[in-house]
Molecule: transfer RNA
Organism: uncultured Lachnospiraceae bacterium
RNA sequence: GCAGCUAUAGUUCAUCGGUAGAAUGCUAGCUUCCCAAGCUGGAGAGACGGGUUCGAUUCCCGCUAGCUGCU
Repeated sequence: GCAGCUAUAGUUCAUCGGUAGAAUGCUAGCUUCCCAAGCUGGAGAGACGGGUUCGAUUCCCGCUAGCUGCU
């Protein structure tokens, strides 16, 4: 220098055009003499900039970071 892959909640992963879910963590309540465990609820996320579309995490372009391969 070229090609490919990845980027979503604090963390680990889903979701391939139509309300972004789960586990764990955090937090409130219940339970308990206390703690742990358990039960119920709550907050919390699409790397960034554009384009296409009625509608984009999803499709396209660029860019950033990481990983892999080639030279």